């Protein structure tokens, strides 16, 4: 100069009217509210609501069983399915990505193609025996996975022997598995030795084993305040003027029932919960790095059909065009989307440009 790979941090800037959500003050009102004035109002994803944890309720002395989820090792964390440091496989020339428990417990699935997709299997070939034409051949029975064709996959690889032709059938030699044995590592695992023809096919994001870990629902949680109806209890009153009950009838009693006073409990509606936190920055130290200690310093939204808008003016940036000669006029452009009890993450979108690391190539010194 080119092409790449992995990380951070931004997501126009200032200003002016109006308008709108909270807060703070001041002023009007009896009060419900109103004016003025000051200062405060979205994001890296506030989103999917997919994990995790604070909070709260319910149950509870506790276990289970069901069902979820997660799986290589060590570490970080309040806690994870996140992160960080490594270990193996796989891709890249490389920086770098990408996968991770068992398929030798048992089911069940491998499209098309192919004879055969898993205790095997014989389409072509290849060998044998038998019969027929007998020039080579055809048939039928068996053997045979070395060779041809098929597929994403076809039961180790090369060579030698062996055989009718062949096969780990037997040897060497690579290569994998597995068992022991040493050395290094806290471990995943690496090296070396040694034995054994052991040669095993793939999917567990299909069931399932086998370890680890999870109680339920969730700010519309939950708490307190607390009208009108209307409906409980309790009490006083007042009448028997509706009923009903004391076996039939009367007195008398009870129950009701009218009015009134208290009491609880629920519902509208208001109040909290509600924003100061596992909290930001910066310096120090400790650690490879997640990350974690101390110091210092900052306050930074809280509505409840839910605000944060809407217009303009100047500077900036990207694009197109014309001047011209490096700065001017003209146009047009600016995503992705917005809080809702709070935090940690994951994952999806996203205009543009920024800055650091590091690797391939090529050219010039």
């Nucleotide at each position: 100069g080119g092409a790449g790979u992995c990380g951070g941090a931004c997501a126009g800037g200032c200003u002016a009217u109006c308008g709108u959500c909270g807060c703070g003050g001041g002023c009007c009102g009896c009060a419900a509210g109103g004016c003025c004035c000051g200062g405060g109002g979205a994001g890296g994803a506030a989103a999917g609501u997919c994990c995790g944890g604070g909070c709260u309720u319910c149950a509870c002395a506790g276990g289970g069983c069901a069902g979820g989820a997660c799986g290589c090792u060590g570490g970080a964390u309040a806690a994870c399915g996140u992160c960080c440091a490594g270990c193996g496989g796989g891709a890249g020339c490389g920086a770098u990505c990408u996968c991770g428990g068992g398929a030798g417990a048992g089911c069940g699935c491998c499209a098309c193609a192919g004879a055969a997709a898993a205790c095997a299997a014989a389409c072509c070939g290849c060998c044998a025996a038998c019969g027929c034409c007998c020039a080579g051949g055809c048939g039928u029975u068996g053997g045979u996975a070395a060779g041809g064709g098929u597929g994403a996959a076809a039961c180790g690889g090369u060579g030698g022997g062996g055989u009718a032709a062949g096969a780990g059938c037997c040897c060497a030699c690579c290569a994998g598995u597995u068992g022991c044995c040493g050395u290094g590592g806290c471990g995943a695992c690496a090296c070396g030795g040694c034995a054994a023809g052991c040669u095993c096919g793939g999917c567990a994001a299909g069931c399932c084993c086998c370890g680890u870990u999870c109680g339920a629902a969730g700010c519309a949680a939950g708490a307190c305040c607390a009208a009108a109806u209307a409906g409980g209890a309790g009490g006083g009153c007042g009448u028997c003027a509706a009923g009903g009950c004391u076996g039939g009838c009367c007195c008398g009693g009870c129950c009701g029932u009218g009015c009134c006073c208290u009491c609880g409990g629920g519902u509208a509606g208001g109040u909290u919960g509600c924003u100061u936190g596992a909290g930001g920055c910066c310096g120090c130290a400790g650690g490879c790095a997640a990350c974690u200690g101390c110091g210092g310093u900052c306050c930074u939204a809280g509505a409840g059909g839910a605000a944060u808008g809407a217009u303009g003016g100047c500077c900036g940036c990207c694009c197109c065009g014309g001047a011209u000669c490096u700065u001017c006029c003209g146009g047009g452009g600016a995503a992705c989307a917005a809080a809702a009890c709070c935090c940690g993450g994951c994952u999806u979108a996203u205009c543009g440009g920024c800055c650091g690391a590091c690797u391939c190539c090529c050219c010039u010194u």

The RNA shown here (Bacterial RNase P class A) has 365 nucleotides and comes from an Acidobacteriota bacterium. It is recorded under the gene name rnpB. Its mean pLDDT, the model's own confidence on a scale to 100, is 77. It matches the Rfam family "Bacterial RNase P class A". Rfam classes the family as a ribozyme. Rfam's curators write: Ribonuclease P (RNase P) is a ubiquitous endoribonuclease, found in archaea, bacteria and eukarya as well as chloroplasts and mitochondria. The source organism's lineage runs through Bacteria, Pseudomonadati and Acidobacteriota.